[in-house]
This is a predicted structure of an 85-nucleotide RNA (Glycine riboswitch aptamer) from an Actinomycetota bacterium. Of the family's consensus pairs, 88% are formed in the model. NCBI's taxonomy places the organism under Bacteria, Bacillati, Actinomycetota.

RNA sequence: AUAAAAACCUCUGGAGAGUCGCCAGACACCGAAGGGGCAAGGCCGAAACGGCCGAUCUCUCAGGUUCCAGGACAGAGGCCAAGGA
Numbered sequence: 001a002u003a004a005a006a007a008c009c010u011c012u013g014g015a016g017a018g019u020c021g022c023c024a025g026a027c028a029c030c031g032a033a034g035g036g037g038c039a040a041g042g043c044c045g046a047a048a049c050g051g052c053c054g055a056u057c058u059c060u061c062a063g064g065u066u067c068c069a070g071g072a073c074a075g076a077g078g079c080c081a082a083g084g085a
Stems, first nucleotide, its partner, number of pairs: 008078006018027003028065003034061001035059003041053004
C1' cells in the first nucleotide's frame, strides 16, 4: 500500500401454530427474534469428578397462532480496523 472475512447497513426471499365466548376471559397450540438446558465435538489445563465454546436438538421463560409488524437462515450490494503475504 492492497485484498478478503467477521461485525454493521440496505434490498430480496422467508415457515409453523386457534377455537369458543356472556368480548371478562378460558383452555389449546407453534418454534425460526431473544433466552435456558444438554449432545456430538473443539479449546485451555500436568491433571481433575475442572473451566470455556457449542445445534435448525430440546424447554417453551419470552415471543407468536387474520393482516401489519417481527422472523432463524439464504442471496446480492455496500462498508470495514487490527494483524499478515